[in-house]
């Protein structure tokens, strides 16, 4: 100088699933509902967490194919699929490239 990483703001995108006398709890996860509101419909609003240009957020295909399991996107495929929400602002450190100087 630029690019990756990481962070900070400022905007903006997401999900809430299985099992259970539905209670307590247990299984994956970062996240399985903390709080208010209600026309009672997990409907809104915020909150937590995560994500924001992309082979890891999330949707769709999908009531899908294969295996597990008490179940269950639990796990792999399908998957570099098709879709999907960004700007700025610093400091180290890494890479590359350029320029002095010895």
């Nucleotide at each position: 100088a630029u690019a990756a990483c990481u962070u900070a703001c400022u905007a903006g995108g997401g999900g809430a699933g299985c099992c259970a006398a539905a209670a307590a709890g247990g299984c994956u996860g970062a996240g399985a509902g903390g709080a208010g509101g209600u026309u009672c419909g997990a409907c809104c609003u915020c909150g937590a967490c995560u994500c924001u240009u992309a082979u890891u957020a999330c949707u769709u295909g999908a009531a899908c194919c294969a295996g597990a399991u008490a179940a269950u996107g639990c796990u792999g495929g399908c998957g570099a699929a098709a879709g999907g929400a960004a700007g700025u602002a610093a400091a180290a450190u890494u890479a590359u490239u350029c320029c002095u100087c010895a």